[in-house]
RNA sequence: CUCCGAGAAAGGCAAACUCGCCGAAAGUCGAGUGCGCAAAGCCACGGGCCGUCGCCUUGGAGGGCACGGCAGCCGAGCUACCGAA
Numbered sequence: 001c002u003c004c005g006a007g008a009a010a011g012g013c014a015a016a017c018u019c020g021c022c023g024a025a026a027g028u029c030g031a032g033u034g035c036g037c038a039a040a041g042c043c044a045c046g047g048g049c050c051g052u053c054g055c056c057u058u059g060g061a062g063g064g065c066a067c068g069g070c071a072g073c074c075g076a077g078c079u080a081c082c083g084a085a
Base pairs, nucleotide, nucleotide: 004083005082012037013036017032018031019030020029022027035072041078042077045075046074047073048070049069050068051067052066054065055064056063057062
């Protein structure tokens, strides 16, 4: 330095739910809480999933475009604490 990951130490993050803000929604953010996490840190590049204010289309259901979201769905990329075997 790389791989690896202890019923190790220190520290970290925070699912569901509740309350509040924002949003058309998905969802985000803040507080409480603590399901879990060794990248549950960053990043929408590939795949996937979710939403539909707007536009087009349709008799309607729906479909398309455009836009948005999810990193705690899987990959790619970038970065990082600790150190037993």